Model confidence (mean pLDDT): 81 of 100. Large-subunit ribosomal RNA, half B from a Candidatus Nanoarchaeia archaeon, 1186 nucleotides, folded computationally. The source organism's lineage runs through Archaea, Nanobdellati, Nanobdellota and Candidatus Nanoarchaeia.

[in-house]
Context: one part of a larger RNA
RNA sequence: UGUAGUUGAGGGAACUCGGCAUAUUAGCUCCGUGACUUCGGUUUAAGGAGUCCCUGCGUCCGUGCUCGUAUGAGUGGCGGUCGCAGGGGGCACUGACUCGGGGGGGCCGACUGUUUACCAAAAACACAACUGGGUGCUAAGCUGUAAAGCCUUGUACACCCGGUGACGUCUGCCCAGUGAUGGUAUCCGAAUACUCGGUUCAACGGGUUUAAGGGCCAUUUAACGGCGGGAGUAACUCUAACUCUCUUAAGGUAGCGUAAUGCCUUGUCAUUUGAUUGGUGACGUGCAUGAAGGGCGUAACGAGCUCCCCACUGUCCCCAACUGCAAACUUCUGAACACUUCAUUCAGGUGGGAAGACCUGAGAUCUCCUGUGGGAAGCGAAGACCCCGUGAAACUUUACUGUAGCUUGUAGCUGUAUCACGUGUUGCAUCGUAUAGCGUAUGUGGGAGCCGUUUGAGGUUAGGAUCGUCAGAUCAGAACUGAGGCGACAAUGUAACACCACACUCUGUGAUAUGUGAUACUUACCUUGUAAGAGGGACACCUACUGGCGGACAGUUCGGCUGGGGUGGCACGCCGAUGAAAAGAUAUCAUUGGCGCCCUAAGGUCGGCUCAGUCCGGUCAGAAAUCGGACGUGGAGUGCAAGGGCAUAAGCCGGCCUGACUGGAUCCCUGAUAAGCCCGGAUCCAGAGGCGAAAGCCAGGCCUAGCGAACCCCCGUACCUCCUUAGUGGGGGUCGGGUAUGACCGAAAAGUUACUCCGGGGGUAACAGAGUCGUCGCGCCUGAGAGUUCAUAUCGACGGCGCGGUUUGCUACAUCGACGUCGGCUCUUCCUAUCCUGGCCGUGCAGAAGCGGCCAAGGGUGAAGGGGUUCACUUGUUAAAAGGGAUCGUUAGCUGGGUUCACAACGCUGUGAGGCAGUUGGUUUGAUAUCUACAGGAGAUGUUGGAACGCUGAGAGGAAGGACCCUCUAGUACGAGAGGAACGUGGGUUCGGCGCCACUGGUUUACCGGCUGUCCGAUAGGGCAUCACGCCGGGCAGCUACGCGCUAUUAGAUAAGCUCUGAAAGCAUCUAAGAGUGAAGCUAUCCUCGAAAAGAGCGUUCUUAGAGCAUGGGUAGAAGACCCGUUUGAUGGAAGCGGUGUGUAAGCACGAAGGUAACGACGUGUUCAGCAUGCGCUCUCCAACG
Repeated sequence: UGUAGUUGAGGGAACUCGGCAUAUUAGCUCCGUGACUUCGGUUUAAGGAGUCCCUGCGUCCGUGCUCGUAUGAGUGGCGGUCGCAGGGGGCACUGACUCGGGGGGGCCGACUGUUUACCAAAAACACAACUGGGUGCUAAGCUGUAAAGCCUUGUACACCCGGUGACGUCUGCCCAGUGAUGGUAUCCGAAUACUCGGUUCAACGGGUUUAAGGGCCAUUUAACGGCGGGAGUAACUCUAACUCUCUUAAGGUAGCGUAAUGCCUUGUCAUUUGAUUGGUGACGUGCAUGAAGGGCGUAACGAGCUCCCCACUGUCCCCAACUGCAAACUUCUGAACACUUCAUUCAGGUGGGAAGACCUGAGAUCUCCUGUGGGAAGCGAAGACCCCGUGAAACUUUACUGUAGCUUGUAGCUGUAUCACGUGUUGCAUCGUAUAGCGUAUGUGGGAGCCGUUUGAGGUUAGGAUCGUCAGAUCAGAACUGAGGCGACAAUGUAACACCACACUCUGUGAUAUGUGAUACUUACCUUGUAAGAGGGACACCUACUGGCGGACAGUUCGGCUGGGGUGGCACGCCGAUGAAAAGAUAUCAUUGGCGCCCUAAGGUCGGCUCAGUCCGGUCAGAAAUCGGACGUGGAGUGCAAGGGCAUAAGCCGGCCUGACUGGAUCCCUGAUAAGCCCGGAUCCAGAGGCGAAAGCCAGGCCUAGCGAACCCCCGUACCUCCUUAGUGGGGGUCGGGUAUGACCGAAAAGUUACUCCGGGGGUAACAGAGUCGUCGCGCCUGAGAGUUCAUAUCGACGGCGCGGUUUGCUACAUCGACGUCGGCUCUUCCUAUCCUGGCCGUGCAGAAGCGGCCAAGGGUGAAGGGGUUCACUUGUUAAAAGGGAUCGUUAGCUGGGUUCACAACGCUGUGAGGCAGUUGGUUUGAUAUCUACAGGAGAUGUUGGAACGCUGAGAGGAAGGACCCUCUAGUACGAGAGGAACGUGGGUUCGGCGCCACUGGUUUACCGGCUGUCCGAUAGGGCAUCACGCCGGGCAGCUACGCGCUAUUAGAUAAGCUCUGAAAGCAUCUAAGAGUGAAGCUAUCCUCGAAAAGAGCGUUCUUAGAGCAUGGGUAGAAGACCCGUUUGAUGGAAGCGGUGUGUAAGCACGAAGGUAACGACGUGUUCAGCAUGCGCUCUCCAACG
């Protein structure tokens, strides 16, 4: 010193982020117990009293003994419980151990529980309860490739999946968006099927039918979620019940509200305090409250968070003593890890902008020991912050691309029947009207006859059915009648009819095939059952293809520039000007402007014209309309920026045209520039043209911007080639054109990470340094002004010039193989731009008190409240409560409240993962010191023989003192008064320094006494009860503060200032030469160190001996050292006496409440006893020998 403990005067939270830690309280019995309350609690509320020993009496219980036939009686038998009374001792009676501090507010969570094994125990999770959704059992849900399994041998009072989170009271509005559910005539919608095209056929293409799904229509919020703005208005003002208006799906209701949510903010008021960034209660303008992501309350509960009060205390004022262990000392044994260039430093400089090593100067003899932690930008860990990487991972999603899974249809497994409907084939029947024509003419061919007469032609009547072009046609029957009717021919017409054949068309009907739907069946298949059978049933399961949904899962991406990155911007492709430094080229997130078009004329050519403006003149007519004249180098115009150009015009007008054409070649521009592509431009050749009389001009526009690769796709051309064809058709290629990549030489691409990881960077940020100094701080100059007058007693505008390097910026120079980050505590030193104290000057200085300035850094500069705060604010003191630096001094010194990891909540934000210089609760601070430095302690060498003693004092350190108050001076000077000094003297206080322990106080694990439990059988005497006294009461020495003592002045040299003499400058002048005075400041005086002061000093004495070791010790002490003693001795021990502490020992005697007695706590006496003694004295008993 650390660590673990013990005790503490007076004060009592003043400590601190915070009462952290400590202390207090404590068991049991009795009394007593408030608010509130879910009536259960709260409750051990709070607050009180008792508690031990002895004696006696009593209650109750267990169990004995005696007597008695039984109920029972007796019993000082043995035990236990409870109670009462009397007596007794102590500081203290749960005497030790064991063993709640309490109360009052607020927040959150109802509660008991659970959680990050190893930094978070919580407000997080869970919970009972409420609520939404799914699920009828071969259930839903979950696991699995499957078989199968869980739920469950359960069955809706069940199970599964969400949300809220006891209880009380409530739970508002919105279905526009997203989702879920239901519906849906029409629309979109895959494969299959059917069908058309493709000459057949194939690839292929089109179409039809059409599922889920989409679209559409509804429902649904205790689904995801959301819940406005602007004006005006009341007879003071304010406010706005009221009105207007925009707008939405709806516009936040009840509650609550500066909150775990409020930025501003320390909101305002009240209360609490001396003082409150705190707490509580209100208010409400709520950045950004709000109703099951539940709102508001709420008794009880909480190792939760927060405020206050009582008690209590070493948390503190302010520290002291003691104890154990460690360290330290002796002896023995004796590692490991880490680190390890050398190393004697300090100051300034340099270097690199933070040096032990470089430069200059100073200091520095060497070694060891104990300590302290200033430095080694110390050790530890290739920084976790930041940036970068065409690094990684995890997570999210309406990123990109996919996959399970679910779902849909089709086909297979897969059979039978009936009905309805559709389609194909087929039978029968039926329909077929332009006009003309007797007539309602399906087409083509054949064709001159056909049909009928009881197997009834034709007709009539009244009805029916079907069709219909409304004229009629057809069919089946009824009644009556009874022999002809039709065609050919003729007419009409494109077509001519009877009859036959083959077809078309409309409608009906039958058969058959097939499809769809429905309904049945049983035999596949499934379930069940031992089986018989039963239940499902062509469904389902399964397989293949197919559309949809699909962060459940997977893979991957998530530009660049950049005065760090992000946000912003585009400085990312082009054009003009400046920068740009008179060739060319030339950077910045430099300055100033543009482009991503336009135009069939705004293009080509030929011809013609001259603009803007000014002046003069001229009807309406004006400054300005149209007209005439003159001047007019461009002051106009040019499609669009700017520059350059342009009147011979490139400007303006007109005619005719399409050169805005095709093919080829060379060059230029652009370009790390070397090569290339694209874009763009210039020139030449050829062709075909336009204009012009011609020379000629023209392959776009006065010039310089107006743009885009490959793949894929589309279009054009018909040149080449392949396949197939009779022809055709199709594929590929060449050539030309189009669709875009603007991150513009062109990937197909979103986020989060505080759960993070890797590789790197001081190429690049945050801290600190460095540079700079806009900002900041402090001066100076000038002097408008005000100060009644008067710039300068005091204040000082507009301006100007500096200094500092404490603010904040800027820069990115050092540090990213790490220099620990705010504040506080502790401790030291420096600066002065001085707050106080000292000395002066001015004053708008009478005195007193002030104001301003000069010198001066010796000393001082304090305590509290709230807040993490620095800062700031507040309170009461004070002579004053100055400002700063030292890596915003100080983390191998402490703390850890703040910031800045992982957890959690609120508000806001985001679809989400998540995020927030927003808030809130919680959250591991490593280490044995090598060198240096410092505080101390020793040893060695040197100092010219050695040694002892005494000096000198170069030099070093100190503040050794600082300040205040009071008395006297003196109620004096001064002043009208009110008020009211000083020089000087004395006394005291406070802060600091040094020392001490007689006193007071603390400690006092030497010591004495008391007490409990237990053990040694009892007594006596002891052990243990903290590892370190079990607890309590005292306490010597020692050490200590809270106690006591001391803590002069003077001289010298100066500062500002004040003076003397005194010139330059015949005066004046404190100055120039000279002289004086003058401060807490400087140097001495005072104290301490100091011959290693290398200039190593001086003196005296001794001298061959001196010193050390050893030995007994302490006035000394970590070890060394120092000091004393050593028989010529009181050095230590022992003993005795004295003093001191405790408080009256043991034994014995007597007494003692009582009790028949035995007994008996205890008292008194012997006894100021006994015990102890680190002190003093005495004493050679023992040891100081060698």